Glycine riboswitch aptamer from a Woeseiaceae bacterium, 90 nucleotides, folded computationally. The coordinates come from a structure-prediction model, not an experiment, and the mean pLDDT is 77. Its Rfam family is "Glycine riboswitch aptamer". About the family: This family represents the bacterial glycine riboswitch. Glycine riboswitches usually consist of two metabolite-binding aptamers domains with similar structures in tandem. The aptamers cooperatively bind glycine to regulate the expression of downstream genes. In Bacillus subtilis, this riboswitch is found upstream of the gcvT operon which controls glycine degradation. Gene Ontology term of the family: glycine biosynthetic process.
[in-house]
């Protein structure tokens, strides 16, 4: 020098699912605050399957749905781009 892999950051894109009902507060609506019923999975979290390990164990975009979401904002697993660190190879 360059190639692969990871962290973090930064840009772009990125799905679901009730702007739901009632009460209060408001001139009202919005937005807060309580209560209540239905959903959603792709932030985390748990929880197992193939696989792996075989001393425990790890483990998915699969289940749960605790949290968090269900109009816009936000956020958002992933995917691309770039950069800084690390790690590893001819």
């Nucleotide at each position: 020098a360059u190639a692969g892999c990871g962290u973090u950051c930064g840009c772009a894109g990125a799905a679901g699912a009730g702007a739901c009902c009632c009460c209060g507060u408001u001139u009202g609506a919005a937005g807060c605050g309580g209560g209540g019923c239905g959903c959603c999975g792709a932030a985390g979290g748990c929880g197992c399957a193939a696989c792996u390990a075989c001393c425990c164990g790890g483990a998915a975009a699969c289940g749960c749905u605790c949290a968090g979401g269900c109009a816009a904002a936000a956020g958002g697993a992933c995917c691309g781009c770039g950069a800084c660190c690390g790690c590893u190879g001819a």
NCBI's taxonomy places the organism under Bacteria, Pseudomonadati, Gammaproteobacteria, Woeseiales, Woeseiaceae.